[in-house]
Molecule: Bacterial RNase P class A
Organism: Polyangiaceae bacterium
RNA sequence: GAGGCUGUCCAGGCGUUCGCUCGGAUCGUGAGAUCCGGGAGGAAAGUCCGGGCUCCACAGGGCAAGGUGCCGGGUAACACCCGGUGGGGGUGACCCCGAGGACAGUGCAACAGAGAAGAAACCGCCCGCCUCCCUCCGGGGACGCGGGUCAGGGUGAAACGGCGGUGUAAGAGACCACCACCCGCUCGGUGACGAGCGGGGUCGUGCAAACCCCACCCGGAGCAAGGCCGAGUAUAGGGACGUUAGAGGACGGCCCGUCCGAGUCCCAGGGUUGGCCGCUAGAGACUCGCGGUAACGCGGGUCCCAGAGGAAUGAUCGCCGCGCGACGUCGGGCGACCGGCUUCGCGAACAGAACCCGGCUUACGGACGACCUCGACC
Numbered sequence: 001g002a003g004g005c006u007g008u009c010c011a012g013g014c015g016u017u018c019g020c021u022c023g024g025a026u027c028g029u030g031a032g033a034u035c036c037g038g039g040a041g042g043a044a045a046g047u048c049c050g051g052g053c054u055c056c057a058c059a060g061g062g063c064a065a066g067g068u069g070c071c072g073g074g075u076a077a078c079a080c081c082c083g084g085u086g087g088g089g090g091u092g093a094c095c096c097c098g099a100g101g102a103c104a105g106u107g108c109a110a111c112a113g114a115g116a117a118g119a120a121a122c123c124g125c126c127c128g129c130c131u132c133c134c135u136c137c138g139g140g141g142a143c144g145c146g147g148g149u150c151a152g153g154g155u156g157a158a159a160c161g162g163c164g165g166u167g168u169a170a171g172a173g174a175c176c177a178c179c180a181c182c183c184g185c186u187c188g189g190u191g192a193c194g195a196g197c198g199g200g201g202u203c204g205u206g207c208a209a210a211c212c213c214c215a216c217c218c219g220g221a222g223c224a225a226g227g228c229c230g231a232g233u234a235u236a237g238g239g240a241c242g243u244u245a246g247a248g249g250a251c252g253g254c255c256c257g258u259c260c261g262a263g264u265c266c267c268a269g270g271g272u273u274g275g276c277c278g279c280u281a282g283a284g285a286c287u288c289g290c291g292g293u294a295a296c297g298c299g300g301g302u303c304c305c306a307g308a309g310g311a312a313u314g315a316u317c318g319c320c321g322c323g324c325g326a327c328g329u330c331g332g333g334c335g336a337c338c339g340g341c342u343u344c345g346c347g348a349a350c351a352g353a354a355c356c357c358g359g360c361u362u363a364c365g366g367a368c369g370a371c372c373u374c375g376a377c378c
Base pairs, nucleotide, nucleotide: 001374002373003372004371006369007368008367009366010365012320013319014318015317017315018314020039021038022037023036024035025034026033027032041350045361046360048359049358050357051356052355053222054221055220056219060256061255062254063253066217067216068215069214070084071083072082073081074080085099086097087096088095089094100213101212105211106210107207108206109205122153123152124149125148126147127146128145129144131142132141133140134139161179162178164176165175166174180202181200182199183198184197185196186195187194188193226277227276228275229274237267238266239265240264241263248260249259250258284303285302286301287300288299289298290297291296322347323346324345325344326343328341329340330339331338332337
């Protein structure tokens, strides 16, 4: 210098003028006015998880559905986070992984290929036989048939362990060493697991983001939750089911069971589209100390920091700061070029709270630091 990887931080600042919204004070009968103070984000976004909060349900039993899935910890909780284990990728910094079970059962394995699950001879290799050909008479070769062989070729995501040897007509865990796999024991570790030793020729592949099995967790709906006040209206019309052989409801997925039970539902039509609370003091922010590898926890101090409802948080101008470009000028360098200053012009991303938090994901501008690889020079 180039490329990469990872972490932290910021989200321009100050002022003028004109506005918006909330709270407080004062004035005003009131509408409102004046002053003071507060007024978006790291993602406020997607609404994908998890909780708080609110209402409904909270005798019992069963089924179904959903979620999670290596180990240990954190947390209000999680599909999140931290630290490990195992596996995979990368030269590396580092990154990624839905990572329980395939001797409980069922199912699937496209295309290609001879053969795809308790399989298969297409080519090849080897043996035998018939016929033919050649011959230096030892033999050799070709077509066909019968058999042996999964070592080699070829197909495939995957070919029933890998590799080397022994063996054989050629071969083969048929046999042997090492590796892999399975089982057992010992040691280390809280554990996932790791290391070592011994045994077994290996009853056999993959898929469980296929059904399924196992373990664990789960009631439903959401601030249009929910509560209060006010205003208005029509129980006028049509239809269905039903009153002990019982509709419907409680039980918000279904069934059993239990209880209530005389009305319930649909169509059409009419009325209301106002106000207040919930509503922002909270798993709160900042900071210090202690514990912990860390996530995080405990304790002290200081602070109060948006609450709108077609929905405020803005616009304008000036100065300063940042980046880029141009002219000029100064300095450095042999040079390409680099740096400073003045002036002018341009630019500054993604994006807007709606009950509140913790995460994840997605969008996006910039600054700085650690580390890695390569190249050049010392």